Bacterial RNase P class A from Fimbriimonas sp., 315 nucleotides, folded computationally. Model confidence (mean pLDDT): 75 of 100. It matches the Rfam family "Bacterial RNase P class A". The family's RNA type in Rfam is ribozyme.
[in-house]
RNA sequence: GAAGUUGGCCGGGUGACGGCUCGCGCAAGCGGGAGGAAAGUCCGGACUUCAUAGGGCAUGGUGCCCUCGGCAACGGGGGGCGGGGCGACCCGACGGAAAGUGCAACAGAAACAAACCGCCACGAGCAAUCGGGGUAAGGGUGAAAUUGUGAGGUAAGAGCUCACGUCUUUGGUUAGCAAUAGUCAAAGAGGGCAAACCCCACCAGAAGCAAGGCCAAAUAGGGAGGGGCUGACUCGGCCCGACGACCCUCCGGGUUGGCCGCGUAGAUAAAUCGUCACACAAAUACAGAAUCCGGCUUACAGGCCAACUUCAAAA
Numbered sequence: 001g002a003a004g005u006u007g008g009c010c011g012g013g014u015g016a017c018g019g020c021u022c023g024c025g026c027a028a029g030c031g032g033g034a035g036g037a038a039a040g041u042c043c044g045g046a047c048u049u050c051a052u053a054g055g056g057c058a059u060g061g062u063g064c065c066c067u068c069g070g071c072a073a074c075g076g077g078g079g080g081c082g083g084g085g086c087g088a089c090c091c092g093a094c095g096g097a098a099a100g101u102g103c104a105a106c107a108g109a110a111a112c113a114a115a116c117c118g119c120c121a122c123g124a125g126c127a128a129u130c131g132g133g134g135u136a137a138g139g140g141u142g143a144a145a146u147u148g149u150g151a152g153g154u155a156a157g158a159g160c161u162c163a164c165g166u167c168u169u170u171g172g173u174u175a176g177c178a179a180u181a182g183u184c185a186a187a188g189a190g191g192g193c194a195a196a197c198c199c200c201a202c203c204a205g206a207a208g209c210a211a212g213g214c215c216a217a218a219u220a221g222g223g224a225g226g227g228g229c230u231g232a233c234u235c236g237g238c239c240c241g242a243c244g245a246c247c248c249u250c251c252g253g254g255u256u257g258g259c260c261g262c263g264u265a266g267a268u269a270a271a272u273c274g275u276c277a278c279a280c281a282a283a284u285a286c287a288g289a290a291u292c293c294g295g296c297u298u299a300c301a302g303g304c305c306a307a308c309u310u311c312a313a314a315a
Stems, first nucleotide, its partner, number of pairs: 001311010013278006020033005035286001039297002042295005047208004054240004059204005064079006080094001081092004095199002100197002102193002116139002118135003122131003148164005166189010212260004222251006234242001
């Protein structure tokens, strides 16, 4: 110097003029006024109502180990296993495909049992060849064709058999707090996908600020039909259990305002800005609060800082 990796930060400043909105003020005026993600609404919590919420199913969430912080979600540090990169370093929904079901574009004969080519013996035929079989070793297709190497075996072949490997489960043993790794033995297995259904373990009551509360206004509760102590409403997707007398639909009539919840931006869905000047390489990205807080994820022009890696050059 070039190319990168990781962590952190900024993402506009100052001034003038003119607007918008909220609060205070009689007024003049003074003061507050978007973000790192306000976003997606994916998790957790506060708060509120419902039985302070019970049992089961369903449904949803999570899924290697140790430790620290936190109510939790989640995050930090260290480690294990698998994968990627020359490297700094990065990625992993990281329990189960050896319970069952399902799926796999295109190509290919076949995507779990399959014969297209090839190979093999048999039968027919003078022969070319044909027929029904055997064969997953070879070729071809594909992201993927189903245990590697060697030997035996066979008509040709094949875990068909054997040896050494690979892998799974169980038991022992060594190291480790553990995940796990090594090792010994026995039994055994044969493709992938569980962010497909599903199975296993643990966790979760439901609905959400249009929650919900208060005040005011109005008034009359009238008619028809249906259901209900053989259990309505509460009660949520269902059942049990609890409670114990009302409930639903239609017709007709009345009211339809305010405050709180609600915030040192802030309601009404609506405000939170514009122009010019100056410095600068240049002000251009993603994006706009709606109950609040914490987290995760996603988007982002340009710029700054620190540590480290690889290459090149020089000393």
It was read from a public genome assembly, where an Rfam model found it.